[in-house]
């Protein structure tokens, strides 16, 4: 170098998706009352709140079951562009695509401590010890590496 595979039945990841949650929350009438109040945070600029009652959503995420593509499957970091989010309005910061870039991360569960979430779900980050599959050393018990890796034809 080309090609087909192999970790797991809890192996990655996409679509659809009953259905739970958000939430009796956000907005709407109506009545009273008010001149205060407002982003998850800072600044500069603005100018409204509150309480009873009647009505009342979605949108991200999440999710039995079906399917579909697959073993750097795929996640994360960074940088590039673009869209959204708050207070009316701007920047900044968050945050949702899309592309790059071998910069981390063999693989899943469990635990800690942190980030996004409305959330005890769910995703995800570093640590931590055991399993695990894999080469490489070893008599062996066990030590060590990493997927740019192992194995099998050619």
């Nucleotide at each position: 170098g080309a090609u087909a595979g192999a970790g797991g039945u809890u192996g990655c990841g996409g679509u659809u998706g009953a259905c739970a949650a958000g939430a009796g929350u956000a907005c709407g009438g109506u009545a009273c009352u008010u001149u205060u109040c407002a982003g998850a945070c800072a600044g500069g600029u603005g100018u409204c709140g509150g309480u009873a009652u009647c009505g009342g959503a979605a949108a991200g995420g999440g999710g039995a079951a079906a399917u579909c593509g697959c073993c750097g499957a795929a996640g994360g970091g960074g940088c590039u562009g673009u869209g959204u989010c708050g207070u009316g309005c701007c920047u900044g910061c968050g945050u949702g695509c899309a592309g790059u870039u071998a910069c981390c991360u063999g693989g899943g569960a469990c635990g800690a401590a942190g980030g996004a979430g409305a959330a005890u779900a769910u995703c995800u980050u570093u640590c931590g010890g055991a399993c695990u599959g894999u080469c490489a050393c070893g008599a062996a018990a066990g030590u060590g590496g990493a997927g740019a890796g192992c194995u099998g034809u050619c």